[in-house]
């Protein structure tokens, strides 16, 4: 160069035949609970869904460019 794939909370990922409030676990914080802790149980906080345009009534999800990163050709 070329082709393919990933990219969504700190950190590992669902979710992607478009659809009303974006989620799990796990980490952080608080609370029960303990003599005190670990465990366990509740609850919180934490995302411009990599970036920028386009289609649509409506986009993490299609579509096009770009970027990181991986694997493949040459």
């Nucleotide at each position: 160069g070329c082709g393919c794939g990933a990219c969504u909370a700190g950190c590992u990922c669902a979710g992607c035949u478009g659809g009303a409030u974006a989620g799990a676990g796990u980490a952080u914080u608080g609370g029960c609970c303990u003599c005190c802790g670990a465990a366990g149980c509740c609850a919180a906080g934490g995302g411009u869904c990599g970036c920028c345009g386009g289609u649509u009534c409506g986009a993490a999800u299609c579509c096009g460019g770009c970027g990181u990163c991986g694997c493949g050709c040459g």

Overview
A computed fold for a 74-nucleotide RNA from a Myxococcota bacterium, annotated as transfer RNA. Rfam family: tRNA. From the family's description: Transfer RNA (tRNA) molecules are approximately 80 nucleotides in length. It is annotated as a transfer RNA. RNAcentral holds the sequence, with entries from ENA.